[in-house]
RNA sequence: CGAGGCAGACGGGCGGCCGCUGCGCCGGGUUUCCGGCGUGGAGGAAAGUCCGGGCUCCAGAGAGCAGGGCGCUGGGUAACGCCCAGUCGGGGUGACCCGAAGGAAAGUGCCACAGAAAUGACACCGCCGGUGGAAGCCGGUAAGGGUGAAAUGGUGGGGUAAGAGCCCACCGGCGGCCGGGUGACCGGUCGGCCAGGCAAACCCCGCUCGGAGCAAGACCAAAUAGGAAGGCGUUCCGCCUCGGCGGAUAAGGGCUGCUCGCCUGAGCCUUCGGGUAUCGGUCGCUAGAGGCGCCGGGCAACCGGCGUCCCAGAGAGAUGGUCGCCAUCCCUCCGAAGGGGAUACAGAACCCGGCUUACAGUCUGCCCUCGGCCC
RNA sequence: UGGGGCGUGGUCCAACCGGUAGGACACCGCACUGUUAAUGCGGAUGGUGUAGGUUCGAAUCCUACCGCCCCAGCCA
Numbered sequence: 001c002g003a004g005g006c007a008g009a010c011g012g013g014c015g016g017c018c019g020c021u022g023c024g025c026c027g028g029g030u031u032u033c034c035g036g037c038g039u040g041g042a043g044g045a046a047a048g049u050c051c052g053g054g055c056u057c058c059a060g061a062g063a064g065c066a067g068g069g070c071g072c073u074g075g076g077u078a079a080c081g082c083c084c085a086g087u088c089g090g091g092g093u094g095a096c097c098c099g100a101a102g103g104a105a106a107g108u109g110c111c112a113c114a115g116a117a118a119u120g121a122c123a124c125c126g127c128c129g130g131u132g133g134a135a136g137c138c139g140g141u142a143a144g145g146g147u148g149a150a151a152u153g154g155u156g157g158g159g160u161a162a163g164a165g166c167c168c169a170c171c172g173g174c175g176g177c178c179g180g181g182u183g184a185c186c187g188g189u190c191g192g193c194c195a196g197g198c199a200a201a202c203c204c205c206g207c208u209c210g211g212a213g214c215a216a217g218a219c220c221a222a223a224u225a226g227g228a229a230g231g232c233g234u235u236c237c238g239c240c241u242c243g244g245c246g247g248a249u250a251a252g253g254g255c256u257g258c259u260c261g262c263c264u265g266a267g268c269c270u271u272c273g274g275g276u277a278u279c280g281g282u283c284g285c286u287a288g289a290g291g292c293g294c295c296g297g298g299c300a301a302c303c304g305g306c307g308u309c310c311c312a313g314a315g316a317g318a319u320g321g322u323c324g325c326c327a328u329c330c331c332u333c334c335g336a337a338g339g340g341g342a343u344a345c346a347g348a349a350c351c352c353g354g355c356u357u358a359c360a361g362u363c364u365g366c367c368c369u370c371g372g373c374c375c
Numbered sequence: 376u377g378g379g380g381c382g383u384g385g386u387c388c389a390a391c392c393g394g395u396a397g398g399a400c401a402c403c404g405c406a407c408u409g410u411u412a413a414u415g416c417g418g419a420u421g422g423u424g425u426a427g428g429u430u431c432g433a434a435u436c437c438u439a440c441c442g443c444c445c446c447a448g449c450c451a
Base pairs, nucleotide, nucleotide: 001371002370003369004368005367006365007364008363009362010361012326013325014324015323016322017321018320020041021040022039023038024037025036026035027034028033043345047356048355050354051353052352053351054350055213056212057211058210062260063259064258065257067209068208069207070206071205072086073085074084075083076082087101088099089098090097091096102204103203107202108201109198110197111196124145125144126141127140128139129138130137131136153171154170155169156168157167158166172194173193174191175190176189177188178187179186180185217283218282219281220280227272228271229270230269231268232267235248236247237246238245239244252264253263254262255261274450275449276448290309291308292307293306294305295304296303297302327343328342329341330340331339332338376447377446378445379444380443381442382441385400386399387398388397394431402418403417404416405415406414424440425439426438427437428436
């Protein structure tokens, strides 16, 4: 100098004028209005709504089954499918990156076409032995050919009629033992033990999950046709002097799949029609697993302590428009000046932690790698 | 805002615990007819919303994204 990797930050700036909106104070009107002053007013993703939690209601939430989710190990956390650290596997010359990564010797299933044979494997060609005049037949054989995504471990040697873990050396896998590690796992050694793939097929194992969602939910009214149709029930059975006695059963709703169990229970369900206060209002509604700084613990994620700050809360839904200067980029131009144009993705709606996706451009690292040249 | 569902030729559907995408209408060509329609015969241009993954193999299984549709106040 060039190419790259990793981590992090920012996401136009300043000023003038005109607006919008929450809150507080003051003034004027007197039911939600007007004016003035002060103060606050979108994001790193507010997005997708994909996970997890808080909160609220449903028995202060029950049991079993079914079902869903997750899946290397250890840790972090309110929790997670997230994060950190590691193990193993894969990619890259490297910095570094990626991985839905339990079990296929528990069972079931599938493996199209091709091929002799696709998993209790298999003899088509070839090779070898026997028989036969020959064609062929019988037997052995997975070393070679051929098919296929995949053919019973690979390479080499011995051995054999030809072959074969049949035997041996090395490598791979599996199992036992020993050692290290919290663990995933790693190292050593022994044993010919050699076992196809698929679980993002059913399944098994381990862990985990009650459901619904701020239109959750709480409070404040008025009105009508307090309507119509259909269904289920308000009970049924026996005795009987018709009013009593005895026995059985509650429809429906809630615990949002089923069963049980519990609670409630005289009304309930469906459809049509109707009404409805400003498509009613108030609360929930923004102080929180909160931000910033310092110190301490930890490799880190993160945790603890102290100090300090208050930082949107609308409801047809505010956070904007315009002008000037500057910044960046583009066009005009050989270039400069001048002129013109543009300003990424996108916008809160109960809140929070993540993930994913979109994004013009800029900056930082006393972080790292590779290549070239020079000293 | 929340919840649920669905994407297959031009249109409507099938194939969905994986094996190489089919039917009807439509379209094109020919025949019939004076011409058109109808009818008959033949044809294939043309599709699994997009991207990635699992697998030998994906419309089907998984993940992310894109698009479309439906439902939801109170009296009750």
Predicted 3D model of RNase P RNA and transfer RNA as a complex of 451 nucleotides.
The prediction has a mean pLDDT of 77.
It holds a member of the Rfam family "Bacterial RNase P class A". Gene Ontology terms of the family: dimeric ribonuclease P complex, tRNA processing and ribonuclease P activity.